[in-house]
Two RNAs folded together computationally: RNase P RNA and transfer RNA, 409 nucleotides in total. It holds a member of the Rfam family "Bacterial RNase P class A". Rfam describes the family as follows. Ribonuclease P (RNase P) is a ubiquitous endoribonuclease, found in archaea, bacteria and eukarya as well as chloroplasts and mitochondria. It is annotated as a ribozyme. The coordinates come from a structure-prediction model, not an experiment, and the mean pLDDT is 75.

């Protein structure tokens, strides 16, 4: 000084004029985001459905141990993949439950003789050569995948047939809560892919979205008015309400609407995610829809983009600045 | 603001189990006609909206994303 890898922070600033929504009697105070976006998961309410249980269905998820109110989210860690490294990426249960599919190529794609290579018979005078029959997966060739792999031995030719060393696989033993790790012993045990194919194992799951939903604001007509009928209630009593039917109308008003599993900050636990506890904080609520515009002035010259019930997360855009940790190279010392 | 649906050839629409994509109009040369049209016959012309994953193999399966487009509001 390069080239990089994690984490993490900001997202124009100040000052002034005028303008807008909401609270206020007034003065005045407050007024978009890290993604408010996507609408991809989990909750909150809400209204429908549902006694509770369980099984089926349908659909959703998958290493393993924690984390949460709860996730398909986070943290930590195992295996697998890539990178010299820091580190990064992982829809990571099963293919000895079954079943399907593997096009073309090749002789076979749940099991294989096309060529070879070898035996025997047989044609032929023999040799070559050539036909039938058996044995063979060592050799070629096809393919994304062809019967573990290299050597020896063994044999008529071959063949885990048997060795020996690799590489897989299951058993035992050991450490780990566990996913799963190390040796070593022991078994010749030894075709492949696909389950983001159908299955199968384990957990798991009502259904719709705030345009949910609640309450107010008229006419006519029948009927009733010590009753019926409706609400509370498992039923009596009891208390309140007059009841049904047609029919008009405003994209009326009020609510639901923002104080919430909230935000900061200290101190403890915890390897983290997180959790405790104490202090201090209120920080938009519209319904044609607000947060802007101009002017000065300073740097880097300002990206992606605009709340509409609300939270946790995920993904997706993003000009640029800045912190702090570690990593490779390379000169020099 | 919620909730679904569709992206294949210039235009309209098929297609299949995941094994390499057609029809019809249109186009474009040839024929036939005295000449055009209709007719006949050959032909271009498609990464299957885009990016990545899974797979030997993706138009299809998954995830993203991007673009069209349809529905729902009071009714006592």
């Nucleotide at each position: 000084c390069g080239a990089g890898u994690u984490a993490g922070u900001c997202g124009g600033g100040u000052g002034g004029u005028c303008g807008c929504a909401u609270c206020g009697a007034a003065a005045g105070a407050u007024g978009a985001g890290g993604a408010a976006a996507g609408u991809c998961c989990g909750a909150g309410c809400a209204u429908c459905g549902c006694a509770g249980g369980g099984c089926a269905a349908u659909g959703g998820u998958g290493g393993u141990g924690g984390g949460u109110a709860a996730c398909g989210c986070c943290c930590a860690c195992u295996g697998a993949a890539g990178g010299c490294g820091a580190c990064u990426u992982u829809a990571a249960g099963g293919a000895u439950a079954g079943u399907g599919c593997a096009a073309c190529a090749g002789a076979a794609a749940c099991a294989a003789a096309c060529c070879g290579c070898a035996a025997a018979g047989c044609c032929c005078u023999a040799a070559a050569g050539g036909c039938u029959u058996u044995g063979u997966a060592a050799g070629g060739g096809u393919g994304g995948a062809a019967a573990g792999g290299u050597g020896c031995g063994g044999u008529a030719a071959g063949a885990g047939c048997g060795c020996a060393c690799c590489a897989g696989c299951a058993a035992u033993u050991c450490g780990g809560c566990g996913a799963c790790g190390a040796a070593a012993u022991u078994g010749g045990c030894u075709g492949u892919g696909u389950a983001a194919a159908c299955c199968c194992c384990a957990c798991u799951u009502g259904a719709u979205g705030c345009a949910a939903g609640a309450u107010a604001c008229g006419g006519a007509a029948u009927c009733a008015u010590u009753a019926a009928c409706g609400a509370c209630g498992g039923c009596c009593c009891g208390u309140c309400g007059g009841a049904u039917u047609c029919u008009a109308a405003g994209a009326u008003a009020u609510c639901g609407c923002u104080u919430g599993a909230g935000c900061g900050u200290a101190u403890c636990g915890g390897c983290a995610a997180c959790g405790a506890u104490g202090c201090g904080c209120c920080u938009a609520g519209a319904c044609a829809g607000a947060u802007g515009a101009c002017c000065a002035u300073c740097c880097a010259a300002g990206a992606c983009a605009g709340a509409a019930c609300u939270c946790g997360g995920c993904u997706u855009a993003c000009a640029g600045a800045c912190u702090a940790a570690c990593u490779c190279a390379a000169a020099a010392a | 603001c919620c909730g679904g649906g569709u992206g294949u050839a210039g235009c309209u629409c098929a297609g299949a189990u995941g094994g390499u994509a057609g029809a019809g109009c249109g186009c474009g040369u040839g024929g036939u006609u005295u000449g055009g049209g209709a007719c006949c016959a050959c032909g271009a012309g498609g990464c299957c909206g885009c990016u990545g994953g899974u797979u030997c193999g993706a138009a299809a399966c998954c995830a993203g994303u991007c673009a069209c487009u349809c529905g729902g509001a009071c009714c006592a």